This is a predicted structure of a 352-nucleotide RNA (Bacterial RNase P class A) from Flavobacteriales bacterium TMED113. It matches the Rfam family "Bacterial RNase P class A". It is annotated as a ribozyme. Rfam describes the family as follows. Ribonuclease P (RNase P) is a ubiquitous endoribonuclease, found in archaea, bacteria and eukarya as well as chloroplasts and mitochondria. Rfam links the family to the GO terms ribonuclease P activity, dimeric ribonuclease P complex and tRNA processing. Model confidence (mean pLDDT): 76 of 100. The sequence was found by an Rfam model in a public genome assembly.

RNA sequence: AAUCAUUAUCGCCUUAUCGCUUGCAAAUGCAAGAGGAAAGUCCGGACAACACAGAGCACCAUACUUCUUAACGGGAAGAGUUUGUGAAAAUUAGAUAGUGCCACAGAAAAUAACCGCCAUUAUGGUAAGGGUGAAAAUGUGAGGUAAGAGCUCACAGGGUUUUAUAGUAAUAUAGAAUUCGGGUAAACCUUAUGGGUUGAAAGAUCAAAUAUACCAAGUUGUAUUUAUACUAAUAGUUGCUCGCUAUAACUUGAGGGGUAGAUCGUUUGAAUUUAUUAGUAAUAAUAAAUCUAGAUAAAUGAUAAGGACUUAUAACUAAGUACAGAAUCCGGCUUAUAGAUUUUGAUUAUAA
Numbered sequence: 001a002a003u004c005a006u007u008a009u010c011g012c013c014u015u016a017u018c019g020c021u022u023g024c025a026a027a028u029g030c031a032a033g034a035g036g037a038a039a040g041u042c043c044g045g046a047c048a049a050c051a052c053a054g055a056g057c058a059c060c061a062u063a064c065u066u067c068u069u070a071a072c073g074g075g076a077a078g079a080g081u082u083u084g085u086g087a088a089a090a091u092u093a094g095a096u097a098g099u100g101c102c103a104c105a106g107a108a109a110a111u112a113a114c115c116g117c118c119a120u121u122a123u124g125g126u127a128a129g130g131g132u133g134a135a136a137a138u139g140u141g142a143g144g145u146a147a148g149a150g151c152u153c154a155c156a157g158g159g160u161u162u163u164a165u166a167g168u169a170a171u172a173u174a175g176a177a178u179u180c181g182g183g184u185a186a187a188c189c190u191u192a193u194g195g196g197u198u199g200a201a202a203g204a205u206c207a208a209a210u211a212u213a214c215c216a217a218g219u220u221g222u223a224u225u226u227a228u229a230c231u232a233a234u235a236g237u238u239g240c241u242c243g244c245u246a247u248a249a250c251u252u253g254a255g256g257g258g259u260a261g262a263u264c265g266u267u268u269g270a271a272u273u274u275a276u277u278a279g280u281a282a283u284a285a286u287a288a289a290u291c292u293a294g295a296u297a298a299a300u301g302a303u304a305a306g307g308a309c310u311u312a313u314a315a316c317u318a319a320g321u322a323c324a325g326a327a328u329c330c331g332g333c334u335u336a337u338a339g340a341u342u343u344u345g346a347u348u349a350u351a352a
Stems, first nucleotide, its partner, number of pairs: 001348005008341003012307007020033005035323001039334002042332005047199004054242004059195005064078005079092005093190002098188002100184003114130002116126004138156006157180010203264004215253004221230004233247005269291001271290008308321005
């Protein structure tokens, strides 16, 4: 210097005038006012209602280890495997519980025999050599054999079990025993852990008005203490079953009438910033300081001047400044993004 990997921040600024919303005032005013993703609705919760409730099956989700968090499928640190020259990146229960699948080619995709080799009358033996293929019965060497084969031996490799050491653990290193087709489980499945439903148009309260008119269906029986108990029916409780709760003028369906205005939820929070301590870190504890939209058909803006950055130009100058707008709130993940800046490194070349 070039190429690459990785980390984080900002994302137009200032002044003036006018305008809008909220709060405090009563005043002429003061203060505040859309993001890093507010997007997606993909996860987890807070909160509210069912409700003061559960069990089993189904269904769904997650899946290396430890820590962290309100919780998470998140984050931090580490381990194994794979890819890469490397910095790094991706990924993670089980194939020895069982079933299924591996196109084409090939004799055959695991109950193997085409060519070949050996013996040879028919035929038999063989899996070392060759071919096909992504993959063909663990590899190399020696012995042995009619020819061969873990058939035997030596060395090595993979799997399973186990011992010692280190580590919280996943695992690593070394040894021993035993064994030898492989892949695939966002294929069926098995194992472990977990999951109530609905969702702010959730819900709560006040005011006002009215007819639950009319129609159809349903509403069991027993006992005695005469309003209680048991049981049945209906409705609710996620999908089913059991259980539980409510029910005497109620339930379901259809149909009809009246009202539809206001308040709360609604922003003080598992909050933010700084410092100290502990920790590799994520994070936790303590102390101090701060209050930073709350609209309800939807406010958070417009104009002018100057500046900043980017591109083009010799210059003047011209053009442009991304993705995009809160609606109960919070913690994550994913996606979009003009441009500027930034952390720590890797490879190659050159010079000193």